[in-house]
């Protein structure tokens, strides 16, 4: 500088173009219990940015930022 490739809760992962964005661990209140860091239930929390396509984008397309590998 060119190629490929990945970016979703505090972490680790999931969503054929069409759900209320799912889960686990982690957070938080309740219970519960002699104490709870066990064990029940309830919660709150995310699509990197900006633009296109499309009745509808997390998903596809361009460009840019950020990891990653690759080539001179």
């Nucleotide at each position: 500088g060119c190629c490929c490739u990945c970016a979703u809760a505090g972490u680790u992962u999931a969503a054929c173009g069409g759900a209320u964005a799912a889960a686990a661990c982690g957070c938080g209140g309740c219970c519960c219990u002699g104490c709870g860091g066990a064990g029940g239930c309830c919660g709150a929390g995310a699509u990197c940015g900006a633009g296109g396509u499309u009745c509808a984008a997390u998903u596809c397309c361009u460009c840019g930022u950020g990891g990653g590998g690759g080539u001179a």
A computed fold for a 72-nucleotide RNA from a Minisyncoccota bacterium, annotated as transfer RNA. The source organism's lineage runs through Bacteria, Bacillati and Minisyncoccota. The same sequence occurs in records of 2 taxa. The RNAcentral record of the sequence draws on ENA. Rfam family: tRNA. From the family's description: Transfer RNA (tRNA) molecules are approximately 80 nucleotides in length. By type it is a transfer RNA.